[in-house]
Molecule: transfer RNA
Organism: Candidatus Acidiferrales bacterium
């Protein structure tokens, strides 16, 4: 260079093109506890950016930007 997967809270992972993005661990408040740990409640955090396609895009198309594996060439 060229082909291919990947990008979602602080992590790891879901979400037929349609419900107010969902779970776990973490974290914050309270509860329970003689503390701690578990355990219970409730809270706050997210679609990598830039178009198009649609009544409607995390999802589907195209650039990009990062990341990851393959390959090729290398006088």
């Nucleotide at each position: 260079g060229g082909c291919g997967c990947c990008a979602u809270g602080g992590u790891g992972c879901a979400a037929c093109g349609g419900c107010u993005a969902g779970c776990a661990c973490a974290u914050c408040a309270c509860c329970c506890u003689u503390u701690c740990a578990a355990g219970g409640u409730g809270g706050a955090a997210a679609u990598g950016c830039g178009g198009g396609u649609u009544c409607g895009a995390u999802u589907c198309c195209c650039g990009c930007u990062g990341g990851c594996g393959c390959u090729a060439c290398c006088a």